[in-house]
Context: one part of a larger RNA
RNA sequence: GAUUGAACGCUGGCGGCAUGCCUAACACAUGCAAGUCGAACGGCAGCACGGGAGCUUGCUCCUGGUGGCGAGUGGCGGACGGGUGAGUAAUAAAUAGGAAUCUGCCCAAUAGUGGGGGACAACCUGGUGAAAACCAGGCUAAUACCGCAUACGACCUACGGGUGAAAGUGGAGGACCUUCGGGCUUCACGCUAUUGGAUGAGCCUAUUUCUGAUUAGCUUGUUGGUAAGGUAAUGGCUUACCAAGGCGACGAUCAGUAGCUGGUCUGAGAGGACGAUCAGCCACACUGGGACUGAGACACGGCCCAGACUCUUACGGGAGGCAGCAGUGGGGAAUAUUGGACAAUGGGCGCAAGCCUGAUCCAGCAAUGCCGCGUGUGUGAAGAAGGCCUGCGGGUUGUAAAGCACUUUCAGAGGGGAAGAAAUGCUGAUAGUUAAUACCUGUCAGUCUUGACGUUACCCUCAGAAGAAGCACCGGCUAACUCCGUGCCAGCAGCCGCGGUAAUACGGGGGGUGCAAGCGUUAAUC
Numbered sequence: 001g002a003u004u005g006a007a008c009g010c011u012g013g014c015g016g017c018a019u020g021c022c023u024a025a026c027a028c029a030u031g032c033a034a035g036u037c038g039a040a041c042g043g044c045a046g047c048a049c050g051g052g053a054g055c056u057u058g059c060u061c062c063u064g065g066u067g068g069c070g071a072g073u074g075g076c077g078g079a080c081g082g083g084u085g086a087g088u089a090a091u092a093a094a095u096a097g098g099a100a101u102c103u104g105c106c107c108a109a110u111a112g113u114g115g116g117g118g119a120c121a122a123c124c125u126g127g128u129g130a131a132a133a134c135c136a137g138g139c140u141a142a143u144a145c146c147g148c149a150u151a152c153g154a155c156c157u158a159c160g161g162g163u164g165a166a167a168g169u170g171g172a173g174g175a176c177c178u179u180c181g182g183g184c185u186u187c188a189c190g191c192u193a194u195u196g197g198a199u200g201a202g203c204c205u206a207u208u209u210c211u212g213a214u215u216a217g218c219u220u221g222u223u224g225g226u227a228a229g230g231u232a233a234u235g236g237c238u239u240a241c242c243a244a245g246g247c248g249a250c251g252a253u254c255a256g257u258a259g260c261u262g263g264u265c266u267g268a269g270a271g272g273a274c275g276a277u278c279a280g281c282c283a284c285a286c287u288g289g290g291a292c293u294g295a296g297a298c299a300c301g302g303c304c305c306a307g308a309c310u311c312u313u314a315c316g317g318g319a320g321g322c323a324g325c326a327g328u329g330g331g332g333a334a335u336a337u338u339g340g341a342c343a344a345u346g347g348g349c350g351c352a353a354g355c356c357u358g359a360u361c362c363a364g365c366a367a368u369g370c371c372g373c374g375u376g377u378g379u380g381a382a383g384a385a386g387g388c389c390u391g392c393g394g395g396u397u398g399u400a401a402a403g404c405a406c407u408u409u410c411a412g413a414g415g416g417g418a419a420g421a422a423a424u425g426c427u428g429a430u431a432g433u434u435a436a437u438a439c440c441u442g443u444c445a446g447u448c449u450u451g452a453c454g455u456u457a458c459c460c461u462c463a464g465a466a467g468a469a470g471c472a473c474c475g476g477c478u479a480a481c482u483c484c485g486u487g488c489c490a491g492c493a494g495c496c497g498c499g500g501u502a503a504u505a506c507g508g509g510g511g512g513u514g515c516a517a518g519c520g521u522u523a524a525u526c
Base pairs, nucleotide, nucleotide: 001526002525003524004523006522007521008520009519010518013373014372015371016370017369018368019366020365021331026329027328028327030326031325032324035076036075037074040073041072043069044068047067048066049065050063051062052061053060054059055058083284084283085282092209093208094207095206096205097204098203101201102200106197107196108195109194110193111192112191113190114148116146117145123138124137125136126135127134128133154163155162156161168189169188170187171186172185173184176183177182210256211255212254217247218246219245222244223243224242225241226240227239228238229237259281260280261279262278263274264273265272266271286307287306288305289304290303309320310319311318312317337363339362340361341360345359346357347356348355349354376406377405378404379403386397387396388395389394410467412462413461414460415459416458420453425447426446427445428444429443430442431441432440470515471514472513473512474511475496476495477494481510482509483508484507485506491498492497
């Protein structure tokens, strides 16, 4: 000099864009953060509508009939998104390769989607319990579950053969059939099997990745082989047997420290230091362990066990996990609102309408940083008054002020006013599909809407210089000097050093210098 997620002191007008627990991975009150689908299903608690009954004429009761829908079965999603950096020095990361793998939703292709069965919730009845919850009996549906049939691909094979699937739902409709439910046809969404792709993930290898030798030897599933098991898959991954190997001064092992990277800061560069925000990967989710489900987890807001802690209890037992967003206590020099909205972008579910979304977009707080603007402009010598200094003549503050003439950015008041909105829906045309001018899908045109921010940005008008300057320094380094007070005292200080009666170095005044809504100090890095 540059820099910072900074803090402290003094001061503080506005805006834009960023950033904001670096410490206790300490403990957490409260609210919210993952739901959705009735076009899978039986149903119907509540709400609304319709219908019916009773009458006390505005109430009560009944009724799944309709819109819908609590709880339940089922599907998909809760493995993403969000947080944190404790652990980890290699089971990680970065880069470059590899073969022995899996991959829901998505895309392309091929072949199918036939016919049956038995249950379990919900519900009802009874019981246990303080509660959480649980038990027994009975009824019932399905895209839940299980056989059978079929098998182009697929899998197994001793090459003879063997094994294994599926589910329907909704819209529309001309003939035909009908037990008036629908069959049937067609379209859409699904379902099953297989192949290929895409995406994602698992695995292996090489190189690189901090300090210590006052850590020199380490290792027995250890190193390799055979066989078996296990896994989606290779492999001591595991087991049995066999061999005795494997690593190490090119630093093994041990100990300490640490998430890694793209990058950030600095520097002419080489390098050094760091790894906040943003992005990629990894690890973790009160501590330790374990598996279940699933395409995917050994799962932050799932389960089980143990432990510590907190709450509750009728003492038998139960409940909980903010390193999600806010917020609280604590720690600390120190770090924000228990805000708004799903309008946009994205995600989950759904045919869709839509619902959910503390992701996200916004707003609030903080000079924490960067950038921009303002605090007036011109004129004005009687060089006013006052202050300070003085050699008493004057000098300086100083065109500074006053005065005169203007302007009105920003802030204030009033009015106007974009863009962020594309879609979806509705109507029409047209193309595809089809038996069809239904339905559905695509394209085009028209049309009705949808904004949290928001009293938005921006523009116009109004008023009046009106509301807006401080901080540090002035001995040398280093730009900037005098007076008074003090008297090795009080004090200053980054280094050299000042102060013991004329202190440009302490404290104050005047003056000056440098930066400026900041300025200094401290800490840290180059």
Description:
A computed fold for a 526-nucleotide part of an RNA from a Gammaproteobacteria bacterium, annotated as small-subunit ribosomal RNA, 5' domain. The prediction has a mean pLDDT of 86. Its Rfam family is "Bacterial small subunit ribosomal RNA". Its family is annotated with ribosome and structural constituent of ribosome in the Gene Ontology.